A computed fold for a 471-nucleotide part of an RNA from an uncultured Bacteroidales bacterium, annotated as small-subunit ribosomal RNA, 3' major domain.
Context: one part of a larger RNA
RNA sequence: UGACGGGGGCCCGCACAAGCGGAGGAACAUGUGGUUUAAUUCGAUGAUACGCGAGGAACCUUACCCAGGCUCAAACGAUGCAGGAAUCAGGUAGAAAUGCCUGAGCUAGCAAUAGCCUGCAUCGAGGUGCUGCAUGGUUGUCGUCAGCUCGUGCCGUGAGGUGUCGGCUUAAGUGCCAUAACGAGCGCAACCCCCAUCUUCAGUUGCUAACAAGUUAAGUUGAGGACUCUGGAGAGACUGCCGGCGCAAGCUGCGAGGAAGGCGGGGAUGACGUCAAAUCAGCACGGCCCUUACGUCUGGGGCUACACACGUGUUACAAUGGCGGGGCACAAAGGGAAGCCAUGUGGCGACACAGCGCCGACCCCUAAAACCCGUCUCAGUUCGGAUUGGAGUCUGCAACCCGACUCCAUGAAGCUGGAUUCGCUAGUAAUCGCGCAUCAGCCACGGCGCGGUGAAUACGUUCCCGGGCCU
Numbered sequence: 001u002g003a004c005g006g007g008g009g010c011c012c013g014c015a016c017a018a019g020c021g022g023a024g025g026a027a028c029a030u031g032u033g034g035u036u037u038a039a040u041u042c043g044a045u046g047a048u049a050c051g052c053g054a055g056g057a058a059c060c061u062u063a064c065c066c067a068g069g070c071u072c073a074a075a076c077g078a079u080g081c082a083g084g085a086a087u088c089a090g091g092u093a094g095a096a097a098u099g100c101c102u103g104a105g106c107u108a109g110c111a112a113u114a115g116c117c118u119g120c121a122u123c124g125a126g127g128u129g130c131u132g133c134a135u136g137g138u139u140g141u142c143g144u145c146a147g148c149u150c151g152u153g154c155c156g157u158g159a160g161g162u163g164u165c166g167g168c169u170u171a172a173g174u175g176c177c178a179u180a181a182c183g184a185g186c187g188c189a190a191c192c193c194c195c196a197u198c199u200u201c202a203g204u205u206g207c208u209a210a211c212a213a214g215u216u217a218a219g220u221u222g223a224g225g226a227c228u229c230u231g232g233a234g235a236g237a238c239u240g241c242c243g244g245c246g247c248a249a250g251c252u253g254c255g256a257g258g259a260a261g262g263c264g265g266g267g268a269u270g271a272c273g274u275c276a277a278a279u280c281a282g283c284a285c286g287g288c289c290c291u292u293a294c295g296u297c298u299g300g301g302g303c304u305a306c307a308c309a310c311g312u313g314u315u316a317c318a319a320u321g322g323c324g325g326g327g328c329a330c331a332a333a334g335g336g337a338a339g340c341c342a343u344g345u346g347g348c349g350a351c352a353c354a355g356c357g358c359c360g361a362c363c364c365c366u367a368a369a370a371c372c373c374g375u376c377u378c379a380g381u382u383c384g385g386a387u388u389g390g391a392g393u394c395u396g397c398a399a400c401c402c403g404a405c406u407c408c409a410u411g412a413a414g415c416u417g418g419a420u421u422c423g424c425u426a427g428u429a430a431u432c433g434c435g436c437a438u439c440a441g442c443c444a445c446g447g448c449g450c451g452g453u454g455a456a457u458a459c460g461u462u463c464c465c466g467g468g469c470c471u
Base pairs, nucleotide, nucleotide: 007471008470009469010468011467012466013465015461016460019424020423021422022421023420026315027314028313029312030311031310032309033308034306035305042053043052064301065300066299067298068297069296070295076124077123078122079121080120081119082118083117084116087104088103089102090101091100092099093098107114108113126290127289129288130287131286135284136283137279138278139277140275142273147186148185149184150183151182152181153162154161155160166177167176168175192267193266194265195264197235198234199233200232201231202230203229207224208223211222212221213220238261241255242253243252244251245250317417321376322375323374324373326372327371335364336363339358340357343354344353345352346351383414388409389408390407391406392405393404394403430453431452432451433450434449435448436447
């Protein structure tokens, strides 16, 4: 000077408390450990690994295993030599890669020559091989915590200190006062984006108040810019005003006004540094290693194994519920041409066939919980849907290993879960559906978004955990 203390003081955070809903018990999905295996490719491992890299493992991917090939090579560049236009079709061996055979064919330019292909030789290749403890770049975490420093001055022999401490205040090293310090920088805040109100400009594919037409019903048509909405420009919130407290900063008021009130809500934004934290398999890169193989091509298998253990989820155990091709209402955001698909027909259905519209405020494009009616009447059930058998649909060369979906049948465990543990303070939790990326298809119950319905509780800071300041 730091760090630490079952030392002290002050303060904060879903940290506890007060509440609501979960996990831990069941089945399944998924990741991991372990075991197994020819291989089950590799990495990630307290918090900060484990629905993580992977925002799509049937082949490919693919890095692993088995088998069969190639060695200037799968791909790219340069030089030299030789040959040929390029190229196409057929046959044959083979699992394919590939090998062999046959036939057709002959670019541009007057030409020199140029372009292209094949073979040989040479120089560069190639490596998801090792080292993240040689590195760049990027990232996690403490932590969106309020800290981390510098110049000059002053103090100290010096390491260093002061400033940055003290009182009050703040979400904040945010400010105010005080002060051997005076200033400054990186952080905080603000500037950026979205949402909430209003004004103005612009009205198509959006809207419909007035006028006219029209319908079973319809902004359907003329028309209109009022309204909604869309998307450009602005306004608006600053403790600005009032009362109380205070030297001030500021605090406080079921004060005013206002759509919004004291950081209005959300996002982006992550200081100096810590963990030799993560990544050589995204990429780059030093060193080391392989070079008829640790490179590369192809077929098949594996990454999907299964006594078991753990994490994260989905579905349930029911009546605040299940069921009915019962009735009936209301979104937002986003995507669409090798696409989204109205409508019609066929099929119980997945879907198929025909086919309108849409490169889209125009078409696809109708949400589900909710509400109403009926039924079930507390049962392992009309709960629950695993598993299994059969029959199919779709994608795709190809669904055996190893896809999703449909129909019929089957109908397992499970009656609310031990110790323990997680999330959440408001349009939040809980609950309900919709969309997107990846993508032929899909193991998506994952991830990222969108809206609908919509709570309870916070006395308080003694205690647990983490953090900040002073001592």